[in-house]
RNA sequence: GGCCGGGUGGCUUAGCUGGACAUAGCGCCGCACUCAUAAUGCGGAGAUCGUGGGUUCGGAGCCCACCCCGGCCA
Numbered sequence: 001g002g003c004c005g006g007g008u009g010g011c012u013u014a015g016c017u018g019g020a021c022a023u024a025g026c027g028c029c030g031c032a033c034u035c036a037u038a039a040u041g042c043g044g045a046g047a048u049c050g051u052g053g054g055u056u057c058g059g060a061g062c063c064c065a066c067c068c069c070g071g072c073c074a
Stems, first nucleotide, its partner, number of pairs: 001073007010026003019057001028044005050066005
């Protein structure tokens, strides 16, 4: 340098052919239970979906460029 895959809450992760409240688990906060902790149950906060632009009534998902990570080729 070329090709392929990926980038979504603190971490991991779903999101099928574009339709709107962006999913779940762990973690975090509060409450209940307990002498107390853990476990369990209930509730809650937290992501402008890597960046910028484009298409569209509408983009996490499509198109373009760039950045980052992994792999292959040279």
The RNA shown here (transfer RNA) has 74 nucleotides and comes from Halorubrum sp. BOL3-1.
Its Rfam family is "tRNA". By type it is a transfer RNA.
The RNAcentral record of the sequence draws on ENA and GtRNAdb.